This is a predicted complex of two RNAs, RNase P RNA and transfer RNA, with 477 nucleotides together. It holds a member of the Rfam family "Bacterial RNase P class A". Rfam's curators write: Ribonuclease P (RNase P) is a ubiquitous endoribonuclease, found in archaea, bacteria and eukarya as well as chloroplasts and mitochondria. Its mean pLDDT, the model's own confidence on a scale to 100, is 75.
C1' cells in the first nucleotide's frame, strides 16, 4: 500500500417495563394414609444461527436373526495421515490456471484384459487409406532424337507401380523439430525433444533424477466393463408404557398329503410335512414367526424416548498439520400447532436531508437513523452446499506505479 | 418431521449422445360459405436454472430452483 491473495472474528451494544416457554423453589386451596398430584399467586434463573436452511454424505441411537451366506445393485477411486464415520479434513505426489507469484482448480484408478462409439465432412476413423499432388529407379506400350539401325542410349506421355514430404477435410489423420539419404519420399539413418519399457539411486509411499532399449504402441470408462475398498433394511411418525372408544359384520389368498383319534358315515380335533404369508421394500438360500392383503370401525388424549454430549471453554504437552492425550473450573434452549415478543429510551453504524466553506471532489455542523443482511431451532452429532448487508484484525506476494 | 417422484410449445404426450427437437389439440392468418360450422393450406410457439464430462448435452454427472405425493395409533 496504486495492484493482487487467501485467512480469522463478529453478525448491533446497554439497562428499563410488559408477556411467552423450560427448571429450581416458597406460599394459598383441592384431592390422596405417606411419597405425591392438580389449581392460583410470587421469587431466581435461562431461553436460536453461523447457517437452525437444502436433505446432499458420514455416524450415534432405536426397532426388525445383535445382522446371516451367495448373486444382483450402489458409492468411492493420486499418495499418506486424521476421525466414531465420511464423498470430509490435514500434508505430500502429479496436471492446469496466475505474473515460471501469493494463491487457486482438478470426477487425478485401468483405453497394452475385452465389448462398443465416433454424426457431418473427407480419399482414409482405426494394424486406415490414395483425391489433388510428388517421383520416373523398375515394367508395358505410344511418339520423337542420335548412332555405328532386326539393335542401343536418351527424351516426353499415358499406363501398371512407388511416396506420404506438402495442400485439402475433421474435434481428432498412427510421434515433433533439423541434418543426411533418395528417383521421389519415409525412424530409412542420426542428433535433441514427447512418449514407451527394463534397470538403478532416493522417498513408507504417489512420484522424480539417471542411465539402457527397441523406434511410436491414439481419444471417449460423468459408454458397457476391469480392478480396489466400503455397504444388511428402516427410521424419533424410530421405539416403549399408560389410559379412552369400536363390530373383527364382510372380501380376497391359502392342502384332492401322512399318521393317530372320536364316529355308522359325512366330518371334527391333535400331531407331521408342505405351501402360503410376515420378518425381508431386487432375486436364490437359509433362520425364526402365524398368520397376511383389503374394505369397514374407534381414538386424534397422556409418560419416556428428549437433551450431559465422539459437548463446549481455558491451560499443558506430542505432531508441519488435521488432530490427539492430560488437567482445571462449566452447565449453555427443549417447546408439540409448536415459546424465544411488544413498547419507550440512550449508544454505535451504513445511509439519506439540510446547511456553510466550494467548480467540483472531499470537508464541517445538526437531524434522521437496526423502518430491515441471510434467515428461525423440532433426537443428537460430524461435514458439505447454498444464502448472507456491514464491521474488525493480524498476514502474504512483489509483474509493472510513485 | 422423515421418505419418495417428476419438470419440453398455452395442454397432453414423443424423441439410440449427432435434425433446423416431433405430434394430436388449442391460438393466429388465408381458401372456403349467403353466414358460421366442418375440412383444406400456411403460421407461432418449448428441453426449469446455472455448472461440468464429451468432438457434440432434452438425454451423462453435480449444484440450486419448482411443483406434486406417501407416512400416526388401537381392535
Nucleotide at each position: 500500500c496504486a495492484a493482487g491473495u487467501g485467512u480469522a472474528g463478529u453478525g448491533g451494544g446497554c439497562g428499563g417495563u410488559c408477556g411467552c416457554a423450560g427448571a429450581a423453589u416458597u406460599u394459598u386451596g383441592c384431592c390422596a394414609a405417606u411419597c405425591g398430584g392438580c389449581u392460583a399467586a410470587g421469587u431466581u434463573u435461562u431461553g436460536a444461527g453461523g447457517a437452525a436452511a437444502g436433505u446432499c454424505c458420514g455416524g450415534a441411537c432405536u426397532c426388525c436373526a445383535c445382522a446371516g451366506a451367495g448373486c444382483a445393485g450402489g458409492a468411492u477411486g493420486c499418495u499418506g495421515g486424521c476421525u466414531a464415520a465420511c464423498g470430509g479434513c490435514c500434508a505430500g505426489g502429479c496436471g492446469g490456471g496466475g505474473a515460471u507469484a501469493a494463491c487457486c482448480c482438478g470426477a487425478c484408478g485401468g483405453a497394452a484384459a475385452g465389448u462398443g462409439c465416433a454424426a457431418c465432412a473427407g480419399a482414409g476413423a482405426g494394424u486406415a487409406a490414395a483425391c489433388c499432388g510428388c517421383c520416373g529407379a523398375g515394367c508395358u506400350g505410344a511418339c520423337g532424337u542420335g548412332c555405328u539401325c532386326u539393335g542401343c542410349a536418351u527424351g516426353u506421355c499415358a499406363g501398371c507401380g512407388g511416396u506420404a514430404a506438402g495442400g485439402g477435410u475433421g474435434a481428432a489423420a498412427c510421434g515433433g523439430u533439423g541434418a543426411g539419404g533418395u528417383a521421389a519420399g519415409a525412424g530409412c539413418u542420426c542428433a535433441c525433444c514427447a512418449g514407451c519399457a527394463g534397470c538403478u539411486u532416493g522417498g513408507u509411499g504417489a512420484c522424480a533424477a539417471g542411465c539402457u532399449g527397441g523406434c511410436u504402441c491414439g481419444g471417449c470408462a460423468a459408454a458397457c466393463c476391469c480392478c480396489a475398498u466400503c455397504c444388511g433394511g428402516a427410521g424419533c411418525a424410530a421405539g416403549a408404557c399408560c389410559a379412552a372408544a369400536c363390530a373383527g359384520a364382510g372380501g380376497a389368498a391359502g392342502g384332492u398329503u401322512c399318521u393317530g383319534g372320536u364316529g355308522a358315515a359325512a366330518a371334527c380335533c391333535a400331531g407331521a410335512c408342505g405351501a402360503a404369508c410376515g420378518u425381508c421394500g431386487g432375486c436364490u438360500c437359509g433362520a425364526c414367526g402365524u398368520c397376511u392383503c383389503c374394505c369397514g370401525g374407534g381414538u386424534a388424549g397422556g409418560u419416556c424416548g428428549c437433551u450431559u454430549g465422539a459437548g463446549g471453554c481455558g491451560a499443558u504437552u506430542g505432531g508441519u498439520a488435521a488432530c490427539a492425550a492430560u488437567c482445571g473450573a462449566c452447565c449453555c434452549a427443549g417447546a408439540u400447532g409448536a415459546a424465544u415478543g411488544g413498547c419507550a429510551g440512550c449508544c454505535c453504524a451504513a445511509g439519506g436531508u439540510c446547511a456553510c466553506u466550494g467548480u467540483a471532489a472531499c470537508g464541517u455542523g445538526a437531524c434522521c437513523g437496526a423502518g430491515g443482511a441471510c434467515a428461525g431451532a423440532a433426537u443428537c452429532c460430524g461435514g458439505c452446499u447454498u444464502a448472507u448487508a456491514g464491521c474488525u484484525a493480524a498476514a502474504c506476494u512483489g509483474c509493472c506505479a510513485a | 418431521g422423515u421418505c419418495c417422484u417428476u419438470g419440453u410449445a398455452g395442454u397432453u404426450c414423443a424423441a439410440c449422445g449427432g435434425a433446423u427437437a416431433g405430434a394430436a389439440c388449442u391460438g393466429c392468418c388465408c381458401c372456403g360459405u349467403c353466414c358460421u360450422a366442418a375440412g383444406g393450406g400456411g403460421u407461432c410457439a418449448a428441453u426449469g436454472c446455472u455448472g461440468g464430462u464429451u468432438c457434440a448435452a432434452u438425454u451423462c454427472c453435480g449444484g440450486c430452483c419448482a411443483a406434486g405425493g406417501a407416512c400416526a395409533c388401537c381392535a